[in-house]
Context: one part of a larger RNA
RNA sequence: GUGUACGGUGUCAAAAAAGUUUGCAAACGACCCGUCUUGAAACACGGACCAAGGAGUAUACCAAACACGCAAGUAUGCGAGUGAAAAACUUGUAUGCGCAAUGAAAGUGAUUGUUGAGAAAUUUGCAUCAACGACCGACUUUUUUAAGGUUUGAGUGUGAGCGUGUUUGUUCUGACCCGAAAGAUGGUGAACUAUACUUGAGCAGGGUGAAGCCAGGGGAAACUCUGGUGGAGGCUCGUAGCGAUACUGACGUGCAAAUCGUUCGUCAAACUUGAGUAUAGGGGCGAAAGACUAAUCGAACCAUCUAGUAGCUGGUUCCCUCCGAAGUUUCCCUCAGGAUAGCUGGAGGUCUUAAUAGUUUGAUCAGGUAAAGCGAAUGAUUAGAGGACUGGGGAGCCUUGCGCUCUUCACCUAUUCUCAAACUUUGAAUGGAUCAGAUCCAGUGGUUACUUCAUUGAACUGCUGGGAUUAAUAUGACCUUUUAGUGGGCCACUUUUGGUAAGCAGAACUGGCGAUGAGGGAUGCUCCUAACGUUGGAUUAAGGUGCUAAAAUCCAGCUCAUCAGAAACCAGAAAAGGUGUUGGUUCAUUGAGACAGCAGGACGGUGGUCAUGGAAGUCGAAAUCCGCUAAGGAGUGUGUAACAACUCACCUGCCGAAUGAACCAGCCCUGAAAAUGGAUAGCGCUGAAGCUGGAUACCGAUACCCAACCAUUGUUGCAAGAUUGUCGCAACAAUGUGUAGGAGGGCGUGGAAGUUGUGCUUAAGCGUUUGGCGUAAGCCUGCGUGGAACAGCUUCUAGUGCAGAUCUUGGU
Numbered sequence: 001g002u003g004u005a006c007g008g009u010g011u012c013a014a015a016a017a018a019g020u021u022u023g024c025a026a027a028c029g030a031c032c033c034g035u036c037u038u039g040a041a042a043c044a045c046g047g048a049c050c051a052a053g054g055a056g057u058a059u060a061c062c063a064a065a066c067a068c069g070c071a072a073g074u075a076u077g078c079g080a081g082u083g084a085a086a087a088a089c090u091u092g093u094a095u096g097c098g099c100a101a102u103g104a105a106a107g108u109g110a111u112u113g114u115u116g117a118g119a120a121a122u123u124u125g126c127a128u129c130a131a132c133g134a135c136c137g138a139c140u141u142u143u144u145u146a147a148g149g150u151u152u153g154a155g156u157g158u159g160a161g162c163g164u165g166u167u168u169g170u171u172c173u174g175a176c177c178c179g180a181a182a183g184a185u186g187g188u189g190a191a192c193u194a195u196a197c198u199u200g201a202g203c204a205g206g207g208u209g210a211a212g213c214c215a216g217g218g219g220a221a222a223c224u225c226u227g228g229u230g231g232a233g234g235c236u237c238g239u240a241g242c243g244a245u246a247c248u249g250a251c252g253u254g255c256a257a258a259u260c261g262u263u264c265g266u267c268a269a270a271c272u273u274g275a276g277u278a279u280a281g282g283g284g285c286g287a288a289a290g291a292c293u294a295a296u297c298g299a300a301c302c303a304u305c306u307a308g309u310a311g312c313u314g315g316u317u318c319c320c321u322c323c324g325a326a327g328u329u330u331c332c333c334u335c336a337g338g339a340u341a342g343c344u345g346g347a348g349g350u351c352u353u354a355a356u357a358g359u360u361u362g363a364u365c366a367g368g369u370a371a372a373g374c375g376a377a378u379g380a381u382u383a384g385a386g387g388a389c390u391g392g393g394g395a396g397c398c399u400u401g402c403g404c405u406c407u408u409c410a411c412c413u414a415u416u417c418u419c420a421a422a423c424u425u426u427g428a429a430u431g432g433a434u435c436a437g438a439u440c441c442a443g444u445g446g447u448u449a450c451u452u453c454a455u456u457g458a459a460c461u462g463c464u465g466g467g468a469u470u471a472a473u474a475u476g477a478c479c480u481u482u483u484a485g486u487g488g489g490c491c492a493c494u495u496u497u498g499g500u501a502a503g504c505a506g507a508a509c510u511g512g513c514g515a516u517g518a519g520g521g522a523u524g525c526u527c528c529u530a531a532c533g534u535u536g537g538a539u540u541a542a543g544g545u546g547c548u549a550a551a552a553u554c555c556a557g558c559u560c561a562u563c564a565g566a567a568a569c570c571a572g573a574a575a576a577g578g579u580g581u582u583g584g585u586u587c588a589u590u591g592a593g594a595c596a597g598c599a600g601g602a603c604g605g606u607g608g609u610c611a612u613g614g615a616a617g618u619c620g621a622a623a624u625c626c627g628c629u630a631a632g633g634a635g636u637g638u639g640u641a642a643c644a645a646c647u648c649a650c651c652u653g654c655c656g657a658a659u660g661a662a663c664c665a666g667c668c669c670u671g672a673a674a675a676u677g678g679a680u681a682g683c684g685c686u687g688a689a690g691c692u693g694g695a696u697a698c699c700g701a702u703a704c705c706c707a708a709c710c711a712u713u714g715u716u717g718c719a720a721g722a723u724u725g726u727c728g729c730a731a732c733a734a735u736g737u738g739u740a741g742g743a744g745g746g747c748g749u750g751g752a753a754g755u756u757g758u759g760c761u762u763a764a765g766c767g768u769u770u771g772g773c774g775u776a777a778g779c780c781u782g783c784g785u786g787g788a789a790c791a792g793c794u795u796c797u798a799g800u801g802c803a804g805a806u807c808u809u810g811g812u
Base pairs, nucleotide, nucleotide: 032047033046034045035044048812049811050810051809052808053807056316058173060171062169063168064167065166066165067164068163069162070161073097074096075095076094077093078092079091080090081089101108102107113132114131115130116129117128134156135155136153137152138151139149140148141147176315177314179312183305184304185303186302187301188300194279195278196277197276198275199274200273201272202271205237206236207235208233212229213228214227215226216225217224218223241266242265243264246262247261249260250259281297283293284292318746319745320744321743322742323741328341330339331338332337342486343485345482346481347480348479349478350477351476355475356474357473359472360471361436362435363434364433365432371426372424373423378420379419380418383415385413386412387411390410391409392408393407394406395405396404397403398401440466441465442464443463444462445461446460447459448458450457489513490512491511492510494508495507496506497505498504518529519528520527533709534708535707536706537705539703543699544698545697546683547682548681552696554694555693556692557691558690565685576670577669578668580667581666582665583664584663585662586661587660588659589658597654598653599652600651601650603627604626605625609621610620633648637646638645710736711735712734713733714732715731716730717729718728747801749798750797751796752795753794754793755792756791757790758789765785766784767783768782771780772779773778
């Protein structure tokens, strides 16, 4: 220089694949959030839906951590100077904290240091830690001093502080937000209603018929009887009025926050009522009901103290990553709460093969639980046997005597049976403590007021020598400081107390749930397996393999249920029975012929004795022999008034091989009755798909293994170069659950400063099944609408994020 292929980039075109989003359909999984709670899907409470508002804030003191400035000082106020300046600077002074402590106070008032670890072969030897000593103050011993004290201090021993800022935490304040019942101060009300007073108004028609009076009769009189007249009364019937008994009527989002209808009480008075006046809140008023005091009354209403207080209820607003609890100890007028210790997080520090350990081994200890024992102690306790000095009781015999004989209880002896949280000779397992070295071991010398008979011992120490497999295994280890939450617990194996028992109450050890999902137990907080980043592959666990539903209709034996059965925790059954069937144990019978079946005999003494009205085998009582036989009971039942008759035991013939009894335990059956219809999970299943046993195969988790990716933590390496880059890059390894709670890093909102930008060629906002990025909070982008402002980065700042609060307001 030429040129092919491949790659990158730009523009145009088309189709397909893929991506993304939405709708519909199917398979599998899948209970509603928030909340208090040991435990919620709950027949526990809040929640129709949407928008906007809505809750850990601020000042101050203190403490800790970090950062910065100056430093034996530091910071600020004030004055003066300088300056354009209210800034900055210089200087003086005052104040706070620091630079000295100690003691109640008067007061007094601090540097000799040494050893070991740190600390590597030599030198130096920081901080820090441990031990000893010195000094200061106080106290104390001694007669003041002197000299002492293993007494004491928030002391000294060449200072470390002061100021500012941020974060976290305690406290004071309204103190994260909302919420009482109460308490106090000052006022307003008697137009409702209670009561009183003043002054007005109102109230048919009947009934009854008190006193008084009149006339007549009777009587000696007192007086009395009869008939009238009269018109009294918190008298009566009843209208208006006032009230309100019953229907438990109507109405009951009413006509009405108390009404309407019928019925009912009273109606001349303690009557009804207008107006005026009086009584006021711990007060009034009350024919008294705690009634009434303005729809409010066992203490009115209004305002204020007041954002009253609440150990109580409810709520408390974005994301990811790392760590991660407690319901126990002690104290509290403590039991719905706090403080305290424990458990937790954060921030650091010192070291790193020293140390450490919920482990094992070896060595050395302590123990009195389980078990065992009771012919060992203590205590309880059964049974006989033997014994005799004795004691108690009861009998008999007589010689009346501590007479003899018998018996019983106590007693003694050797045995025997059964027991103990508060018995024990003995005595585990598990568990507990300490040690397993360099601050060591050995030898030798020294000091001492201790110790010894003693240079004996003890403590300390100089010198010399020894020399790290000195147990195993695993792991980095230790320290300081600050701090949240918690302080209702519950369950399971084992041990254990109370209780008849309990899904009851109380403890111990360990593990779980709480705070935790996954596979299995049909279902399920706690059981079994197993703990979890996002995917793919492979293998298992528990548990399963007829179908629902992934995987065996695998192999033997058992079982038939007119209520079969079907898997730990666990969701139901017992005693007692069965000639259902299966297997077994023991004892019998049997070729000298059993068992079963059919057939024959089943006699005599004798109608045994007694009893009886009668009783002859058979109402009953006591006996229960003999003969003949192959065998036949002084009789197993039926039967009769009593006999009779039949039958059985027993014997024999036919037959020809096993039979009988008692018990044990598998499955099955009985025992086995409840209220909506019903549950081996369902279907269903019978040489099972049931029960028991067996062998392989297979299925089966977020477990194990492998690979990729993400995050976190750790280790290691990398500034030589054209540039950038250690808040980085690269490699490797391990790890990944989580409520309350802590820490770190991010996202988003309003405002301010600086800086860089966007915008009528369309800002913000709003809508969107446009597409993309990020683990996420969220961000970018297209289109439409809209019509004038807005955004990125750095820093500061805060009235900064909603689903809940019977939240507030508005809308539907």